A computed fold for a 385-nucleotide part of an RNA from Endozoicomonas acroporae, annotated as large-subunit ribosomal RNA, domain III. RNAcentral holds the full RNA, with entries from ENA. Its mean pLDDT, the model's own confidence on a scale to 100, is 87.
Context: one part of a larger RNA
RNA sequence: GAGUAACGACAAGGGGAGUGAGAAGCUCCCCCGCCGGAAGACCAAGGGUUCCUGCGCAACGCUAAUCGGCGCAGGGUGAGUCGGCCCCUAAGGUGAGGUCGAAAGACGUAAUCGAUGGGAAACAGGUCAAUAUUCCUGUACCCCUUGUGACUGCGACGGAGUGACGGAGAAGGCUAGGUCAGCGCAGCGUUGGUUGUCUGCGUUUAAGAUCGUAGGCUGGGGUUUCAGGCAAAUCCGAAACCUCAAGGCCGAGAAUUGAUGACGAGGUUCUACGGAACUGAAGUGAUUGAUGCCAUGCUUCCAGGAAAAACUUCUAAGCUUCAGGUCAGAAGGGACCGUACCCCAAACCGACACAGGUGGUCAGGUAGAGAAUACCAAGGCGCUU
Repeated sequence: GAGUAACGACAAGGGGAGUGAGAAGCUCCCCCGCCGGAAGACCAAGGGUUCCUGCGCAACGCUAAUCGGCGCAGGGUGAGUCGGCCCCUAAGGUGAGGUCGAAAGACGUAAUCGAUGGGAAACAGGUCAAUAUUCCUGUACCCCUUGUGACUGCGACGGAGUGACGGAGAAGGCUAGGUCAGCGCAGCGUUGGUUGUCUGCGUUUAAGAUCGUAGGCUGGGGUUUCAGGCAAAUCCGAAACCUCAAGGCCGAGAAUUGAUGACGAGGUUCUACGGAACUGAAGUGAUUGAUGCCAUGCUUCCAGGAAAAACUUCUAAGCUUCAGGUCAGAAGGGACCGUACCCCAAACCGACACAGGUGGUCAGGUAGAGAAUACCAAGGCGCUU
């Protein structure tokens, strides 16, 4: 220079009470303002205790601080069903033998890894200062093992089916959700009116089980034969003949049950004012309606749109009083790892509490074609001078 620039979005603050040495900034209450396809809620990645509570304010916080994502201490993450592990494979990796190379090494068969994909099963309510599809209550479901009973051709690393998939478009049936009415409870105006066709709030309930609908797909059954499926086959495929006129598969939703339960506006009592305990009304109908479900469906097009396991079935070797298989009901088991908290951000990536960047899910009201926009709800904030 200079007590100058700056104090990081122009969303905005004001009042009262409290605490305290001290309050513009902390806590509580009231009013005001901002976001509301987000500035709300939940995950993945990443971070790694930042979560909750108590005690602190040197430093960190662009100011102060009694406050904090700061310091110190204590506490907190509970799973057969969520995710991983596990089984399976993709691109790709490794790679016994092997081939090549002077070597280092390169390639690569069998094999073995490798999710961002496929594969069994859980919902509703309650609860903590801090976790919950994990704890508790209620109601379910799946797999494995063992033993019992009944019936019985079982058996794979092999065969077959299935798993199993593209783009676009259209119509239909539903549901979530919304709205209105009805119903229940409460209220009656500090300012003229408000007992009314008034106002406010509530009107919520899952998985599972039973049933098998809207709709979609497919003709069904039998006999015989066969250079196919690397062997076999009763399976798949092919062919011939006979017969029947509905048989099978998939499938949202609704209804009933689950539920004489839970939840529930409000009320009562107690209170260290943080809250706790008890009680508990109505809980129906209509309408609208998705981008969600039926649907991996249907129609159509050319650019022709993973694999393997699981699952079903067939037999081979073999076993055939055993073992094995199916069904019923019963008992036992289901380990290990993650689970706090942030997650469009002050906690991740940007040297910072940085106007930048960051994948997915949810999607209320009025107006509107709309996820635009404007104003609001739930919820969250007023961006640390």